[in-house]
Two RNAs folded together computationally: RNase P RNA and transfer RNA, 469 nucleotides in total. It holds a member of the Rfam family "Bacterial RNase P class A". By type it is a ribozyme.
RNA sequence: AGCCGGACAGGCGAUCGCGGCGGGCUUCACGGCCCGCCGAGGAAAGUCCGGGCUCCGCAGGGCAGGGUGCUGGCUAACGGCCAGUCGAGGUGACUCGAAGGAAAGUGCAACAGAGAACAGACCGCCGCCGUCGCCCGGUUACGGGAGUCGGCGGUAAGGGUGAAACGGUGCGGUAAGAGCGCACCGCCCCCUCGGUGACGAGGGGGGCACGGCAAACCCCACCUGGAGCAAGACCGGUACGGAAUCCCGAGACAUCCGCAAGGGUGUCUCGCCGGCGCGGCCCGCGCCGACACCAGAUUCCGAGUUGGUCGCACGAGCCGUUCGGCAACGAACGGCCCAGAGGAAUGAUCGCCACCGGCGGCAACGCCGGAACAGAACCCGGCUUACGGCCGGCU
RNA sequence: GCGCCCGUAGCUCAGUAGGAUAGAGCGGCGGUUUCCUAAACCGCAGGUCACAGGUUCGAAUCCUGUCGGGCGUA
Numbered sequence: 001a002g003c004c005g006g007a008c009a010g011g012c013g014a015u016c017g018c019g020g021c022g023g024g025c026u027u028c029a030c031g032g033c034c035c036g037c038c039g040a041g042g043a044a045a046g047u048c049c050g051g052g053c054u055c056c057g058c059a060g061g062g063c064a065g066g067g068u069g070c071u072g073g074c075u076a077a078c079g080g081c082c083a084g085u086c087g088a089g090g091u092g093a094c095u096c097g098a099a100g101g102a103a104a105g106u107g108c109a110a111c112a113g114a115g116a117a118c119a120g121a122c123c124g125c126c127g128c129c130g131u132c133g134c135c136c137g138g139u140u141a142c143g144g145g146a147g148u149c150g151g152c153g154g155u156a157a158g159g160g161u162g163a164a165a166c167g168g169u170g171c172g173g174u175a176a177g178a179g180c181g182c183a184c185c186g187c188c189c190c191c192u193c194g195g196u197g198a199c200g201a202g203g204g205g206g207g208c209a210c211g212g213c214a215a216a217c218c219c220c221a222c223c224u225g226g227a228g229c230a231a232g233a234c235c236g237g238u239a240c241g242g243a244a245u246c247c248c249g250a251g252a253c254a255u256c257c258g259c260a261a262g263g264g265u266g267u268c269u270c271g272c273c274g275g276c277g278c279g280g281c282c283c284g285c286g287c288c289g290a291c292a293c294c295a296g297a298u299u300c301c302g303a304g305u306u307g308g309u310c311g312c313a314c315g316a317g318c319c320g321u322u323c324g325g326c327a328a329c330g331a332a333c334g335g336c337c338c339a340g341a342g343g344a345a346u347g348a349u350c351g352c353c354a355c356c357g358g359c360g361g362c363a364a365c366g367c368c369g370g371a372a373c374a375g376a377a378c379c380c381g382g383c384u385u386a387c388g389g390c391c392g393g394c395u
Numbered sequence: 396g397c398g399c400c401c402g403u404a405g406c407u408c409a410g411u412a413g414g415a416u417a418g419a420g421c422g423g424c425g426g427u428u429u430c431c432u433a434a435a436c437c438g439c440a441g442g443u444c445a446c447a448g449g450u451u452c453g454a455a456u457c458c459u460g461u462c463g464g465g466c467g468u469a
Stems, first nucleotide, its partner, number of pairs: 001395006008388001010353007018039009041373001045384002048382005053228004060283004065224005070084005085099001086097004100219002105217002107213002122159002124155007132147001134145004167185006186208001187206008232310004240302007248271010273289005317336008355370006396468007405421004414452001423439005445461005
């Protein structure tokens, strides 16, 4: 200079005060007084996940939507934790990783560039043909050579563009080149061994097909009903107003009227349905279709009131020891009770001690100052964020 | 307490299956015009797209975490 982990969050006493619980005295009652016990956090925070609990139809199937995404384990559950695998970063201690699929499909890639996805040829390199002059040989015809320009073709080594150019390096090969051939590396396929597994090690085969993005749609696997203590329950009070719906048919049985035909009523079943619910939809399921003037039932809309008690604190609880496990964690035994308010308590002053800083002093010590982030609101398990100094290990 | 939404120039808003110089109106500044002002016309400045990190070649836009503000709910 840095990395990792752990514990703490000033202590004691006095005085004054606040909230809750228990007990005692007093008062008809309201209330008052006294005594005892308890009284914020590691994050109580952000409300980002998961669960308990409560209600809604106790919630069965499917679709949609949402979430998670290497492997194994832990757990009530998790997007958390532990142990490992692989990849990335760092000299290192160590840290980080939304880490399935791009050879199922759709889509995207601006600008630049010749070409951006079964691509492409600008410069360059090479071959052939032609034009133009030049040089050499030759009497001529012509032959040979180097070059300019043009055309046709080959190539993808090199240059250049880009975030990315259809494997990389080297040797051979070739007119020039190219997995065209070979070696190594990479990639793909197969086999064997090790491991519960992710994966690793070794061997063999294939010239290479299959570029990137899924924190783009999507596919695959797994999980997931919704709302939230202002949930909800009981007691008491208060103010209600408006709108919609409450329909039919068939059969069986029972009973009543009737000689009979037939008719009435009730129950059940079925059909056609209708309404409502199922807090996104469907299936499926449940309830109602009674009486008819009112009243009533269900659903919706608007308005008003909103006190008290419970929920509410013994819990996946805390501490210690032992055992199992690398660990997270689990089990057994023993001990403990640890805030419960409701505009909301948990504070202030003084003294001593401890810590840190400054000044003075040789020193003992003295004087002055400081002490972070922040505060429960149904409760737990995590994550993230804020923050003070201390201790230990390691590079 | 619980649930939900939004932050782009001084103000009000565009821009969203990601594409490079982020725009518009009002306002501000300078100029023309006018005796001066207003109006009109011309021009200019002004933004870390609330902040930080990540994904990607590339982020105002996608993801995560903070900060600030607003709404609903008995």